[in-house]
RNA sequence: UUAUCCAGAAAGGUUGAGGGAUCAGGCCCAUAGAAACCUUGGCAACCUAAUUUGUUUUUACAAAAAAAGGUGCUAAUUCCUGCCCAUUUGUUGGGUUAGAUAA
Numbered sequence: 001u002u003a004u005c006c007a008g009a010a011a012g013g014u015u016g017a018g019g020g021a022u023c024a025g026g027c028c029c030a031u032a033g034a035a036a037c038c039u040u041g042g043c044a045a046c047c048u049a050a051u052u053u054g055u056u057u058u059u060a061c062a063a064a065a066a067a068a069g070g071u072g073c074u075a076a077u078u079c080c081u082g083c084c085c086a087u088u089u090g091u092u093g094g095g096u097u098a099g100a101u102a103a
Base pairs, nucleotide, nucleotide: 001103002102003101004100005099010040011039012038013037014036018029019028020027023082024081025080026079041074042073043072046070047069048066051064052063053062054061055060078098083095084094085093086092
């Protein structure tokens, strides 16, 4: 810089009180065991990809394909709200910022 973020996916061990990015307000998770670390799985398809099909003189391009590999993720929409616009004063929708991940 670009793309995506309402889908999806858990057990065991060590340990022992916090955690949900940050600030504020909510709302949740947690001694029936939080966070962290380790092991084994799983999800997904960003990179990548055996292979298949089509086009093409070739290079190459398009579609499908998740066996292997590089990441990532594995409570709740990025848990919700905050700023702007519209609609309405029940609220709802869109956008922006911030954040996360990948190239």
Predicted 3D model of a 103-nucleotide RNA (SAM riboswitch aptamer (S box leader)) from a marine eukaryotic metagenome. The RNAcentral record of the sequence draws on MGnify.